[in-house]
Context: one part of a larger RNA
């Protein structure tokens, strides 16, 4: 000078856009933050309607129904959000490689037969304070099972052996939308390797599943990744090993540039999820709001025994110099689910606070000298504050009141056409905005809107009074012991401006 996720001190009109727990990866009340699906499945029930009983309250019974809670069953809950403790490592970055997996989604090949016994849910009965649980009794399926069927699939000694599966809805109908098997793409993901990637030698030796080989194991898959043998190897001043520090990159400061510094916000990738371990299920996880087992904390109890994990979005307490609202809304983007309609979605899209930051805008414009009064100097003549005010004219930007009004909207459903058709395409009226507003127009009226720092030099800008090495300034030289342009104060005067200054920090 430049910069910061900053803080502090005075000040403090508006708007945009961006930002905002950098310390205690310390504890948390409490509230939402993942669910859809009746076009897989039984069952229950709100309503309606007939009919019977009625003590005029209502009850019973069929048929219709088919909101809604709970169950089975399916997808989703490994996405998406939040933080950097761990890690100096094939963790990142780059640039290779393959021995391998990949639900939904595109293509192509072909298949979807024929049986069965369970089990929730519900009903009885029971234990417990609770959380939950235990016996019996009976029900469904796109849940389980078994046979058929088997090829471009797997295995194969090439002769052959082995493997599947589900159906729903809807018509006039071969409609729709599932399900199984291969084969191919695509995305996405595992694994390996070259190179690079902070200090330290006041750490020089380090290793026994350690290096390598045979065999078996295991995993989608290579591999000492695990085991049995056999063999003694393997790494190191080109810094192993240990210690300390640290998530990485794109990128951001800073700079002519080389560099040097950083890694907050966004993206990409890694980790981690109360500590610490474990696997289950799954296409996928060793699983933030799933399980199991230790540990600590804390919380309910009827003292038997249960329960919890915000490092999601707010909020709270505590530490601290510090960091925000227990807002709306799913109207748009996307995401799960469903044929759809639509439901979830604290992801996001908005509003709120903070001058945290960056830009932009406004606190008026013109005239107007007898250069009023005051204030300050003063050689007492007067200087100077100063066109500054006062006054005369004028504008209306922002903010204020009213009022108008394009855009963020694409889509949906329903009717009509076209067409085999409830695809498709094509129209026509209606709908759908949380949060706003560009941007016009009218109203009053200068009216509501300036401060901080400094003034010995280095730096731009000084008099006067008080203080008397005091009380104070201070980046650095240095200032103050009776005339202080260096302290206090006042007028005056420089610099910047809704900010200035200060501290810390980086270049």
């Nucleotide at each position: 000078g430049a910069a910061u996720g900053a803080a502090c001190g005075u000040u403090g009109g508006c708007g945009g856009c961006g930002u905002g727990g950098a310390u205690u990866a310390g504890g948390c009340a409490u509230g939402c933050a993942a669910g859809u699906c009746g076009u897989g499945c039984g069952a229950c029930a709100a309503g309606u309607u007939u009919c019977c009983c009625u003590u005029c309250g209502g009850g019973g019974a069929a048929a219709u129904g088919g909101a809604g809670g709970a169950g089975c069953g399916g997808c989703g809950c490994a996405a998406g959000g939040g933080a950097g403790a761990g890690u100096a490592a094939c963790g990142c970055g780059u640039g290779g490689a393959u021995a391998c997996c990949u639900g939904c989604c595109c293509c192509g090949a072909g298949g979807u037969c024929c049986g069965g016994g369970a089990u929730a849910g519900c009903c009885c009965a029971u234990c417990g304070a609770a959380a939950g649980g235990u016996g019996g009794g009976g029900u469904a399926a796109u849940a389980c099972c078994g046979g058929a069927u088997a090829a471009c699939a797997u295995c194969u000694c090439c002769g052959g052996a082995u493997c599947a599966a589900a159906g729903g809805u809807g018509u006039g109908a071969u409609u729709c939308c599932g399900c199984c098997u291969c084969g191919g793409g695509a995305u996405g993901g595992g694994u390996c390797c070259g190179c690079g990637u902070c200090c330290u030698a006041u750490u020089a030796g380090c290793u026994u599943g350690u290096u390598g080989g045979u065999g078996g194991g295991g995993u989608a898959a290579u591999g000492g990744c695990c085991u049995a043998c056999c063999a003694a190897g393997g790494c190191g001043a080109c810094g192993a090993u240990g210690g300390g520090u640290a998530g990485u990159g794109g990128g951001c400061g800073u700079u002519g540039g080389c560099g040097c510094g950083u890694g907050g916000c966004c993206c990409g990738c890694c980790u981690c999820a109360c500590u610490g371990g474990g696997a289950c299920u799954g296409a996928g996880a060793c699983a933030c709001u799933g399980c199991c087992c230790a540990g600590a904390c804390a919380c309910c109890u009827a003292c038997g025994g249960g329960u919890g994990g915000c490092u999601g979005c707010a909020g709270u307490c505590g530490a601290g110099a510090a960091u925000c609202u227990u807002c709306g809304g799913c109207a748009a983007u996307g995401g799960g689910c469903g044929c759809a309609a639509g439901c979830c979605u604290g992801a996001c899209c908005g509003a709120g606070c903070g001058a945290c930051g960056c830009c932009g805008c406004g606190u008026g414009c013109g005239g107007g000298a007898u250069g009023a009064a005051g204030g300050c100097c003063u050689u007492c003549g007067g200087g100077u504050u100063g066109u500054a005010a006062a006054c005369c004219g004028c504008u209306g930007u922002c903010a204020g009141a009213g009022g108008g009004g394009a855009g963020g909207a694409a889509g949906g459903g329903u009717c009509c056409g076209u067409g085999a058709a409830g695809a498709g395409c094509g129209g026509a009226a209606c709908u759908u905005g949380a949060c706003c507003u560009a941007u016009c127009c009218u109203c009053a009226g200068a009216g509501g809107a300036a401060g901080u720092g400094c003034g010995g030099g280095c730096u731009a800008a000084g008099u006067u009074c008080g203080u008397g090495c005091c009380a104070g300034c201070a980046g650095c030289c240095g200032c103050g012991g009776u005339a202080a342009g260096a302290c206090g104060a006042a007028c005056c005067g420089c610099a910047c401006a809704a900010a200035c200054g200060u501290u810390a920090u980086u270049c």